RNA sequence: UGCCCCGUGGCUCAAUUGGCAGAGCAUCUGGUUCUGGUCCAGAGGGUUGAUGGUUCGAGUCCAUCCGGGGCAGCCA
Numbered sequence: 001u002g003c004c005c006c007g008u009g010g011c012u013c014a015a016u017u018g019g020c021a022g023a024g025c026a027u028c029u030g031g032u033u034c035u036g037g038u039c040c041a042g043a044g045g046g047u048u049g050a051u052g053g054u055u056c057g058a059g060u061c062c063a064u065c066c067g068g069g070g071c072a073g074c075c076a
Stems, first nucleotide, its partner, number of pairs: 001072007010025004019056001027043005049065005
């Protein structure tokens, strides 16, 4: 430098053909317990990497850029 893959709650990951953004863990509150843990109930938490575009509608499609990983190449 070129090509390919990935980027979604704090973490790990879903989201069918473009059609309501979710789960588990974690956190917080309450219950249970002598206390803690376990267990039960509930709650909060999202610029879907950024900008722009297509579309009635974008996490999903397109362009550019940013970050991470992989492969190849160039110089030494």